[in-house]
RNA sequence: UUGAGAAAAAGGCAAACCUCUCGAAAGAGUGGGACGCAAAGCUACCGGUCCGCCAGAGGCGGAUAGCGGGGUUGCCCAA
Numbered sequence: 001u002u003g004a005g006a007a008a009a010a011g012g013c014a015a016a017c018c019u020c021u022c023g024a025a026a027g028a029g030u031g032g033g034a035c036g037c038a039a040a041g042c043u044a045c046c047g048g049u050c051c052g053c054c055a056g057a058g059g060c061g062g063a064u065a066g067c068g069g070g071g072u073u074g075c076c077c078a079a
Base pairs, nucleotide, nucleotide: 001079002078003077005076012037013036017032018031020029021028022027035066041072042071043070045069046068047067048064049063050062051061052060053059054058
């Protein structure tokens, strides 16, 4: 640097659901819990989806990184 990550090892994350808290909502956080994940680390830049407000096309604000893409950093293994 590359990888349709097959096998191995060390470790990592944690969906649904439940508890409590925050939020008008989408949703977020804590603890429990594991469906899964090789970036399910970080980032709203592009598209999508969801919520709210205004509305004539549409615009504005918010959410989602576990919807896809881009950017960026990185463990193990293999070449």

The RNA shown here (c-di-GMP-I riboswitch aptamer) has 79 nucleotides and comes from a Pseudomonadota bacterium.
The sequence was found by an Rfam model in a public genome assembly.
The source organism's lineage runs through Bacteria, Pseudomonadati and Pseudomonadota.
It matches the Rfam family "c-di-GMP-I riboswitch aptamer". About the family: GEMM was predicted in a large-scale screen for bacterial structured RNA regulatory elements.
Model confidence (mean pLDDT): 85 of 100.